[in-house]
Context: one part of a larger RNA
RNA sequence: CUGGGCGUAAAGCGCGCGUAGGCGGUUUGUUAAGUCGGAUGUGAAAGCCCCGGGCUCAACCUGGGAAUUGCAUUCGAUACUGGCCGACUAGAGUAUAAGAGAGGGAGGUAGAAUUCCAUGUGUAGCGGUGAAAUGCGUAGAUAUGUGGAGGAAUACCAGUGGCGAAGGCGGCCUCCUGGCUUAAUACUGACGCUGAGGUGCGAAAGCGUGGGGAGCAAACAGGAUUAGAUACCCUGGUAGUCCACGCCGUAAACGAUGUCUACUAGCCGUUGGGGAAUCCUUGAGGUCUUGGUGACGAAGCUAACGCGAUAAGUUGACCGCCUGGGGAGUACGGCCGCAAGGUUAAAACUC
Numbered sequence: 001c002u003g004g005g006c007g008u009a010a011a012g013c014g015c016g017c018g019u020a021g022g023c024g025g026u027u028u029g030u031u032a033a034g035u036c037g038g039a040u041g042u043g044a045a046a047g048c049c050c051c052g053g054g055c056u057c058a059a060c061c062u063g064g065g066a067a068u069u070g071c072a073u074u075c076g077a078u079a080c081u082g083g084c085c086g087a088c089u090a091g092a093g094u095a096u097a098a099g100a101g102a103g104g105g106a107g108g109u110a111g112a113a114u115u116c117c118a119u120g121u122g123u124a125g126c127g128g129u130g131a132a133a134u135g136c137g138u139a140g141a142u143a144u145g146u147g148g149a150g151g152a153a154u155a156c157c158a159g160u161g162g163c164g165a166a167g168g169c170g171g172c173c174u175c176c177u178g179g180c181u182u183a184a185u186a187c188u189g190a191c192g193c194u195g196a197g198g199u200g201c202g203a204a205a206g207c208g209u210g211g212g213g214a215g216c217a218a219a220c221a222g223g224a225u226u227a228g229a230u231a232c233c234c235u236g237g238u239a240g241u242c243c244a245c246g247c248c249g250u251a252a253a254c255g256a257u258g259u260c261u262a263c264u265a266g267c268c269g270u271u272g273g274g275g276a277a278u279c280c281u282u283g284a285g286g287u288c289u290u291g292g293u294g295a296c297g298a299a300g301c302u303a304a305c306g307c308g309a310u311a312a313g314u315u316g317a318c319c320g321c322c323u324g325g326g327g328a329g330u331a332c333g334g335c336c337g338c339a340a341g342g343u344u345a346a347a348a349c350u351c
Stems, first nucleotide, its partner, number of pairs: 004322003007305002012319001014201004021194003025088003029084003033081002035077008049065006091191001092188004096183004103177007110154001115149007125136002162169002206247006215241002220236004258318003262314002266296001268294008279285001280283001300307002324351003333344004
C1' cells in the first nucleotide's frame, strides 16, 4: 500500500461558514503533462527460472537463453484525464412579482394566575397525607370583597402544524433583520460539490461583575416512613431559575442515521404556493403540478428488528470515524479555561 464497515453489534464531528486539498456539466480547436505503442541505451557478475554439457548419479561445476516488472533518450497515437484559446445552458446564481412562517435582535404593551402589603366582611380552624405530624391561626388565619406592589410565564387557539444549520423558537403591537417557497420571463455563463487545519454558533447546569427575586427549588432544617432512611411523602428554604455584559463548550447535542447529486411501483393524511380549453353533487370539493412534514407499502436492502423517493434501495464526489472486553475517554505531556473542567490521548497489567 491493499480489506471490511459506521440506525440498534465498535464506529457520523452537536451544527454551520470556509482555506488548502480532492472531485467536477455540454462542446470546437490546440497541446501532448498523465495514459498507450515502437525503437535505442542502460538495468555488472554470480544467484533464481528454462534448455543443454561435464564429474558413474546427485550435490557441485559449466554454456546459452529468459527474467531483471525499472530509468533515460527518441519517434509516434490522441479516446479518456489535465493545460490553453473559444462557444453553450440542463448545474449554480442574479433580477421581477407574489406567498407562508413561535426564524433572529431591540423597544413597548395586555389579561389571567400565584405571592406579598393595606383595608372591609367574618370566626375557629386552615394546611397537608396512605394516615399523620412539623407548619400557619383568637396578636383574628383559611375563605370572601376592594385597592395596590412586584416578578416570572403567556391557558384556549395548538396540530406526528409552522420556522430555523443545529442548539432552539409560542400573548399582542412597532422598528431593524436572515433564510425559504412559488410563478413567468430576462440575464450571468460552470461562477459548482465536499472540506484536513481554521473560524463562528451552540440546551441545561456551572463561573465572574452588577441588578432583580413572585412562583419553583439543589444544598440545608424540621416532620413522617423505616430495622436504618444522609431518600421517595410533607412543612419550610438558600444558591439558582430572570435581566445586562463576559466566560464555559458539554448532553441519550438522537432520526443514536455526515453533506451534496442522480435514478427507482403505488396508496392515504397534513401544511405552504401555482395551473387548467376541466368535472360535477357549487364545496374552496375533485383533478394536475411544485416545496415541506407524517402513516402504510412493491422492488430492493438488512443478522434480524426494520428501512423503503424524507432509503438503511441503486450510484458517484468529498470529509469524519471504527478495528475484542476491562484498564480508560483515564495517566503523562501539549493547548484552552478564573475555576469547575474541556480537548487531544496512551501503556503496563488482566480476561
Notes:
A computed fold for a 351-nucleotide part of an RNA from an uncultured prokaryote, annotated as small-subunit ribosomal RNA, central domain. It matches the Rfam family "Bacterial small subunit ribosomal RNA". Its mean pLDDT, the model's own confidence on a scale to 100, is 89. The full RNA is in RNAcentral, with records from ENA.